[in-house]
RNA sequence: UAUUUAUCCAGAAAGACCGAGGGAAUGGCCCUGCGACGUCUUAGCAACCUAUAAACAUAAGGUGCUAAUUCCACUCCUGUAACCGGGAGAAAGAUAAAAA
Numbered sequence: 001u002a003u004u005u006a007u008c009c010a011g012a013a014a015g016a017c018c019g020a021g022g023g024a025a026u027g028g029c030c031c032u033g034c035g036a037c038g039u040c041u042u043a044g045c046a047a048c049c050u051a052u053a054a055a056c057a058u059a060a061g062g063u064g065c066u067a068a069u070u071c072c073a074c075u076c077c078u079g080u081a082a083c084c085g086g087g088a089g090a091a092a093g094a095u096a097a098a099a100a
Base pairs, nucleotide, nucleotide: 001100003098004097005096006095007094008093013042014041015040016039017038021031022030023029026073027072028071043066044065045064048062049061051058052057070092074089075088076087077086078085079084
């Protein structure tokens, strides 16, 4: 890097440094000099793998995560006069595990 499988409406932030964009992509909307994003430290969440004889329990180890449902959208069905909702699905992505 592509592939397969599973999950994605729950959960969990402080400090230091830096200094302008960031939220993947296009549109919307949002975050951001009251310092975002990022890096580091510490803390926490979670339970995919692993471990604990077993386990729906625990959380030591390997990952991951700690604004907004994957922030929303797209298609079909549907409620509504409309705004705005409900249901099903797709695409693209994220994470884990597996095998190349």